[in-house]
């Protein structure tokens, strides 16, 4: 320099392949409530995202394209 691969909540990942409602999900993990003497476990709920970063095509993009930028492997 090249070439695959990752990049979604405070953390692990789903969803991309095959774009659809104006409205993005789970576990954990905070937080507020039952419960309890009090904690833990349990149980109702809550609140947290510019979907790497800019453009592009579309009536519509987390998804499709382009470039960049961070990360892993590979090759030269």
């Nucleotide at each position: 320099g090249c070439g695959c691969c990752c990049g979604u909540a405070g953390c692990u990942c789903a969803g991309c392949c095959u774009g659809g409602a104006u409205u993005a999900g789970a576990g954990c993990g905070a937080c507020u409530c039952c419960c309890u003497c009090c904690u833990a476990a349990g149980g109702c709920g809550u609140a947290g995202g510019u979907c790497g970063u800019a453009g592009g095509u579309u009536c519509a993009a987390a998804u499709c394209c382009u470039a960049c930028c961070g990360g892993g492997c590979g090759c030269g």
Predicted 3D model of a 76-nucleotide RNA (transfer RNA) from a Candidatus Nanoarchaeia archaeon. Lineage of the source: Archaea > Nanobdellati > Nanobdellota > Candidatus Nanoarchaeia. Its mean pLDDT, the model's own confidence on a scale to 100, is 81. Rfam family: tRNA. The family's RNA type in Rfam is transfer RNA.